Record summary
RNAcentral holds the sequence, with entries from ENA. This is a predicted structure of a 73-nucleotide RNA (transfer RNA) from Kickxella alabastrina. Its mean pLDDT, the model's own confidence on a scale to 100, is 82. The source organism's lineage runs through Eukaryota, Opisthokonta, Fungi, Kickxellomycota and Kickxella. Rfam family: tRNA. The family's RNA type in Rfam is transfer RNA.
């Protein structure tokens, strides 16, 4: 210098022919216990990497940029 992948909750990751976002772990509260752990129930937590475009509507499509991983030279 060139090609490809990834970016969604604190962490690891899903998701849908485009219709307004979920799980596990973690955190908090309650029940259970003499107490802790386990177990059970509930809750909080996300402008979806940034900007622009097309669309009635974008996390998902198109363009540009950034971060990161990887391949070639």
């Nucleotide at each position: 210098g060139g090609g490809g992948g990834u970016u969604u909750a604190g962490c690891u990751c899903a998701g849908a022919u485009g219709g307004u976002a979920g799980a596990g772990c973690g955190u908090c509260c309650g029940c259970u216990u003499u107490g802790c752990a386990u177990g059970c129930g509930g809750a909080a937590g996300g402008u979806a990497u940034g900007g622009g475009g097309a669309u009635c509507g974008a996390u998902g499509c198109c363009c540009c940029a950034a971060a990161u991983c990887u391949c070639c030279a």